[in-house]
RNA sequence: GUGAGGCGCACCUAGGGUUCCGCCGGUUCGCGGGUCUGGUCCGAGAGGUGCAGGCGGCCUGUGCCGGCCGCUCCACGGCGGGACAAAAGCCCGGGAGGU
Numbered sequence: 001g002u003g004a005g006g007c008g009c010a011c012c013u014a015g016g017g018u019u020c021c022g023c024c025g026g027u028u029c030g031c032g033g034g035u036c037u038g039g040u041c042c043g044a045g046a047g048g049u050g051c052a053g054g055c056g057g058c059c060u061g062u063g064c065c066g067g068c069c070g071c072u073c074c075a076c077g078g079c080g081g082g083a084c085a086a087a088a089g090c091c092c093g094g095g096a097g098g099u
Base pairs, nucleotide, nucleotide: 008051009050010049011048012047015042016041020039021038022036023033024032025031026029053072054071055070056069057068058067059066074094076097080092081091082090
């Protein structure tokens, strides 16, 4: 320098806003307030748990199916833009950049 493979899903949390509910207020209405603790909702590559997948080993006379065990590492990170009602540690993005 080049090529290939790996980054899955669910639940939860950090966090997030304001469609709906609730709460508060008012001139009681298709009203206002998220600088309202909350419920619904969104939600982590670098957070947790579980399942799945992959690889290796063993078991079964052979084969198939299946079972058991082990491994599945590391990870500093803008600005800006995007979506849903809106925002975000979501997506762009294991990006740009840095070491």
A computed fold for a 99-nucleotide RNA from Nonomuraea polychroma, annotated as Guanidine-I riboswitch aptamer.
Model confidence (mean pLDDT): 80 of 100.